[in-house]
RNA sequence: UGCUCGGUAGCUCAGCGGUGGAGCGGGGCACUGUUAAUGCCUAGGUCGUAGGUUCGAUCCCUACCCGAGCAG
Numbered sequence: 001u002g003c004u005c006g007g008u009a010g011c012u013c014a015g016c017g018g019u020g021g022a023g024c025g026g027g028g029c030a031c032u033g034u035u036a037a038u039g040c041c042u043a044g045g046u047c048g049u050a051g052g053u054u055c056g057a058u059c060c061c062u063a064c065c066c067g068a069g070c071a072g
Stems, first nucleotide, its partner, number of pairs: 001071007010024004018055001026042005048064005
């Protein structure tokens, strides 16, 4: 320098055009003699950045940034 893959909640990851989810973790409640476990509720996101396409973008296109791999 080129190519491929990835970047979404505190962590691990889903979501392939129609108002962003799960598990774990956090907070509250129930249960229990107490803790743990279990059940219910709940908070937390400018979806890496900036543009473009579209009525509408996490999703498609372009550039850039960060990480991993391959080639030189």